[in-house]
This record gives sequence, structure tokens and C1' cells, in this order.
RNA sequence: GGGUCCAUAGUUCAGUGGUAGAAUUUUCGUCUCCAAAACGAAAGACUCAGGUUCAAAUCCUGAUGGGCCCG
Repeated sequence: GGGUCCAUAGUUCAGUGGUAGAAUUUUCGUCUCCAAAACGAAAGACUCAGGUUCAAAUCCUGAUGGGCCCG
């Protein structure tokens, strides 16, 4: 330099055009003499810039970062 895949919550992952979810973490509450466990509640995210569309995490282009292959 060329090709290819990936980027979603603090972490690990779903979500393939129509309300962004789960587990875990954190905080609060219930329970307990206390703590743990269990149960309930809350907080927390679509890498960036454009384009297509009534509507984009999702499709297209570019950028940034990362993995793999080729030279």
C1' cells in the first nucleotide's frame, strides 16, 4: 500500500428500516441482630461526518481506532 471484518451502558453481548434490550456493575429500598444471598426500583450507551428514506444502531460513502490476510 491492497483486501476483509469489527466499533451499542463501566464490562460481556443481543438488536439486519418503525418505542434501544439482557446479564453484570453502581446506587437506593425490602428482608436480617449485622452482613451476604434473594427480591424490588433507579441510573447508565448506538465511534465521528455526510448521503438515501416519511422514518437509520441498521442501508450507502468517507474519516478515526482495532483484529486478520496478502504484498
Molecule: transfer RNA
Organism: Candidatus Nomurabacteria bacterium RBG_16_40_11